This is a predicted structure of a 480-nucleotide part of an RNA (small-subunit ribosomal RNA, 3' major domain) from an uncultured bacterium.
Rfam family: Bacterial small subunit ribosomal RNA. Rfam links the family to the GO terms structural constituent of ribosome and ribosome.
Its mean pLDDT, the model's own confidence on a scale to 100, is 84.
Context: one part of a larger RNA
RNA sequence: UGACGGGGGCCCGCACAAGCGGUGGAGCAUGUGGUUUAAUUCGAAGCAACGCGAAGAACCUUACCUAGGUUUGACAUCCCGCGAACCUCCUCGAAAAAGGAGGGUGCCCGUUAGGGAACGCGGUGACAGGUGCUGCAUGGCUGUCGUCAGCUCGUGCUGUGAGGUGUUCGGUUAAGUCCGGCAACGAGCGCAACCCCUGUCCUUAGUUGCUACCACGUCAUGGUGGGCACUCUAGGGAGACUGCCGGCGCAAAGCCGCGAGGAAGGUGGGGAUGACGUCAAGUCCUCAUGGCCCUUAUGCCUAGGGCUACACACGUGCUACAAUGGUCGGUACAGUGGGCGGCGCGACCGCAAGGUCAAGCCAAUCCCUCAAAGCCGGCCUCAGUUCGGAUUGCAGUCUGCAACUCGACUGCAUGAAGGAGGAAUCGCUAGUAAUCGCGGAUCAGAACGCCGCGGUGAAUUUGUUCCCGGGCCUUGUACA
Numbered sequence: 001u002g003a004c005g006g007g008g009g010c011c012c013g014c015a016c017a018a019g020c021g022g023u024g025g026a027g028c029a030u031g032u033g034g035u036u037u038a039a040u041u042c043g044a045a046g047c048a049a050c051g052c053g054a055a056g057a058a059c060c061u062u063a064c065c066u067a068g069g070u071u072u073g074a075c076a077u078c079c080c081g082c083g084a085a086c087c088u089c090c091u092c093g094a095a096a097a098a099g100g101a102g103g104g105u106g107c108c109c110g111u112u113a114g115g116g117a118a119c120g121c122g123g124u125g126a127c128a129g130g131u132g133c134u135g136c137a138u139g140g141c142u143g144u145c146g147u148c149a150g151c152u153c154g155u156g157c158u159g160u161g162a163g164g165u166g167u168u169c170g171g172u173u174a175a176g177u178c179c180g181g182c183a184a185c186g187a188g189c190g191c192a193a194c195c196c197c198u199g200u201c202c203u204u205a206g207u208u209g210c211u212a213c214c215a216c217g218u219c220a221u222g223g224u225g226g227g228c229a230c231u232c233u234a235g236g237g238a239g240a241c242u243g244c245c246g247g248c249g250c251a252a253a254g255c256c257g258c259g260a261g262g263a264a265g266g267u268g269g270g271g272a273u274g275a276c277g278u279c280a281a282g283u284c285c286u287c288a289u290g291g292c293c294c295u296u297a298u299g300c301c302u303a304g305g306g307c308u309a310c311a312c313a314c315g316u317g318c319u320a321c322a323a324u325g326g327u328c329g330g331u332a333c334a335g336u337g338g339g340c341g342g343c344g345c346g347a348c349c350g351c352a353a354g355g356u357c358a359a360g361c362c363a364a365u366c367c368c369u370c371a372a373a374g375c376c377g378g379c380c381u382c383a384g385u386u387c388g389g390a391u392u393g394c395a396g397u398c399u400g401c402a403a404c405u406c407g408a409c410u411g412c413a414u415g416a417a418g419g420a421g422g423a424a425u426c427g428c429u430a431g432u433a434a435u436c437g438c439g440g441a442u443c444a445g446a447a448c449g450c451c452g453c454g455g456u457g458a459a460u461u462u463g464u465u466c467c468c469g470g471g472c473c474u475u476g477u478a479c480a
Stems, first nucleotide, its partner, number of pairs: 001480002003477003007474007015464002019428005026319008034310002042053002064305007073127001077126002079123005086103006107116003129294002132292003138288002140283003143279001145277001150189006156165003169180003195271004200238007209228002213226004241265001244259001245257004321421001325380007337368003342361002346357004387418001392413007434456007
């Protein structure tokens, strides 16, 4: 100087408390451990691994296993020989591959010999190739403490020195934020602000959006012509600064006010933004890269299998156990997004998944797109039930070369566990939790995951003794 203390002081954070909903029990989904296996590819490991890499494993993917093949190679550059490229067919085979037959000539130079460019086949060797090892050789990227308020430097002063001072102290703040004081005076990286979204208003613009007013038309609808006021769209601007008033405070910074004004008030709400560093944290399987290793194989091609196994154990979720509910009928209101190998209106067929025909739309125009919870009415009456839907049988639909291993969905039948979950444990402070549906990426198909969107919409916070994490000062130390 740090680090540590079941030392002290001060102060923060859904850290506790207050409150609401969960997890831990059940079934299923998913990841992991373990076990099994020819293989169940690999990585991730307390917080910060475990719906994580995987925004999508039937083949492919695929890195694993078995079998069949291959050796200048699936891919790059150079050299030699032949042939243009390319197309069709046959044999064999699971395919890869192997063998054979036929068609067929372009472009540039040119003396019609030939040469050249791209491409194909064969050959030689230099080489290719490796998701093989080392993240403890590395770059890059990332997690984490933590959006915590800290981390430093120049000069000066001080100490033999390591170092200290500044950065401590008194107030104050979300903040090393600001004020006052001070052997310090300044400065940098952080904080804040500048950026984006959202909340109010003004302005510009008015189609594909809007419809107050006029007119037309319709069973009806901005459907049509005017119109651009309103909504909205998307560019520009205004607005909030403790600016005003009162009180407190030191004349300060600032704090308090059910104070005024205002759409908004003390950082308005949200996002992006992550200091010096820590964990030899993670990644050699994104990529790049040193070293090491393989080179008729640890490379490459193909078929099939596996990654989907299942006595078990854990994490994360979904659905429930019901009456604030279930079911049937009627009826209302969103927003974000996506669409041409696409979204697909409508009509018809089918109980349905879906199918057939097919309008419109490269989309503020058309479509996905009926939002659901809600509201109105009927039934159910506390029961393993009209709760719950696992499991299983049969029959189908769709995608795809192909759904056996191993897809999603539909109908009929079947109806399991489950009676609110032990010890323990998680999230959340407001348009939040809870609850309800909708969209998208990936994607042929395949979400209960993920990323977004809107609808309905709470309770509680006396407080900082205690648990956890953190900041500053101080103290002890036999630790570094």

The full RNA is in RNAcentral, with records from ENA.